Transfer RNA from an Alcaligenaceae bacterium, 75 nucleotides, folded computationally. RNAcentral holds the sequence, with entries from ENA. NCBI's taxonomy places the organism under Bacteria, Pseudomonadati, Betaproteobacteria, Burkholderiales, Alcaligenaceae.
[in-house]
C1' cells in the first nucleotide's frame, strides 16, 4: 500500500428497511429459606464515529477508528 470479515445492553449474541431493537448472563428490588446456593416474579440498562440515500436506517452507500485475515513492496 491493496482486497476481505467483523463492531448491538456489564458479558456472549440475535435482528438484516417497518420499529417498543430481543435473548440469555450479569446488576437492583420483591418472594421462597434458619442461612447461602439454586428456583420464581418484577425492574434498570445497548446499535464505534461523522455524513448521506429513504417516508422511514441495526440494516443501504462514503468517510474515519478500532479488531482479524490474505497479498504485494523494501530490508
Nucleotide at each position: 500500500g491493496g482486497c476481505c470479515c467483523c463492531a448491538u445492553a456489564g458479558u456472549u449474541a440475535a435482528a438484516u428497511g417497518g420499529a417498543u431493537a430481543u435473548a440469555a448472563u450479569a446488576g437492583u428490588c420483591c418472594c421462597c429459606u434458619c442461612c447461602u446456593a439454586a428456583g420464581g416474579g418484577a425492574u434498570a440498562g445497548u446499535u464505534g464515529c461523522a455524513g448521506g440515500u429513504u417516508c422511514g436506517a441495526u440494516u443501504c452507500c462514503u468517510g474515519c477508528u478500532g479488531g482479524g485475515g490474505c497479498c504485494g513492496c523494501c530490508a
Rfam family: tRNA. The family's RNA type in Rfam is transfer RNA. Rfam links the family to the GO term triplet codon-amino acid adaptor activity.